[in-house]
RNA sequence: CGCCGAGUCUCUCGCAAGAGAGAGCGGGGGAACCAACUCUGGGGUGAAUGGCGGCGACGCCAGGGGCUACCUUUCGGCCCUAACCCGACAGCUAACCUCGCAGGCGUAGGAAA
Numbered sequence: 001c002g003c004c005g006a007g008u009c010u011c012u013c014g015c016a017a018g019a020g021a022g023a024g025c026g027g028g029g030g031a032a033c034c035a036a037c038u039c040u041g042g043g044g045u046g047a048a049u050g051g052c053g054g055c056g057a058c059g060c061c062a063g064g065g066g067c068u069a070c071c072u073u074u075c076g077g078c079c080c081u082a083a084c085c086c087g088a089c090a091g092c093u094a095a096c097c098u099c100g101c102a103g104g105c106g107u108a109g110g111a112a113a
Base pairs, nucleotide, nucleotide: 001106002105003104004103008023009022010021011020012019013018024101025100026099027098028097029096034091041089042086043085044084045083049062050061051060052059053058063081064080065079066078067077068076072113073112074111075110
């Protein structure tokens, strides 16, 4: 300097450690109306799902996501398709309530409009 991601910025107090506040971004719960499922449990964050083959490791197809350095789109190229959580329980959902602001990486980066 750049990338994935919501995961950033500002202010106050404090020697510091740290403790607060605001803005912004993101998530969950939660009526009516509508809709649907469970008893084979169900559900949430996330791109991370579905199908086929295989004893398995894994492979193939489709779908989804990211990068390609001024930005967007397209073409080409290169990658990912995990993990974790709730604990019998939650559809949508106005008012309202509530939570998070982490973590992990990269090296000089093709073309056209």
The RNA shown here (c-di-AMP riboswitch aptamer (ydaO/yuaA leader)) has 113 nucleotides and comes from a soil metagenome. Its mean pLDDT, the model's own confidence on a scale to 100, is 84. The RNAcentral record of the sequence draws on MGnify. It matches the Rfam family "c-di-AMP riboswitch aptamer (ydaO/yuaA leader)". About the family: This family represents a conserved RNA structure found upstream of the ydaO and yuaA genes in Bacillus subtilis and related genes in other bacteria.